[in-house]
Molecule: transfer RNA
Organism: Conexibacter sp.
RNA sequence: GGGCGGUUAGCUCAGCUGGUAGAGCGCUCGCCUUACAAGCGAGAGGUCGCCGGUUCGAGCCCGGCACUGCCCA
Numbered sequence: 001g002g003g004c005g006g007u008u009a010g011c012u013c014a015g016c017u018g019g020u021a022g023a024g025c026g027c028u029c030g031c032c033u034u035a036c037a038a039g040c041g042a043g044a045g046g047u048c049g050c051c052g053g054u055u056c057g058a059g060c061c062c063g064g065c066a067c068u069g070c071c072c073a
Base pairs, nucleotide, nucleotide: 001072002071003070004069005068006067007066010025011024012023013022019056027043028042029041030040031039049065050064051063052062053061
């Protein structure tokens, strides 16, 4: 330099045909317990990598860029 994949919550990852952004773990609060853990219930937490485009509407489609993994040279 070229090709392919990835980037979504603190971490690991889902997200269907473009139409309300989610799960587990973690965190906070409550219940339970003498207490802690476990368990049960509730809650907080998001620039969907960045910029632009298409569209009534974009996490999802298109272009560019960035970071990252693998392969080729």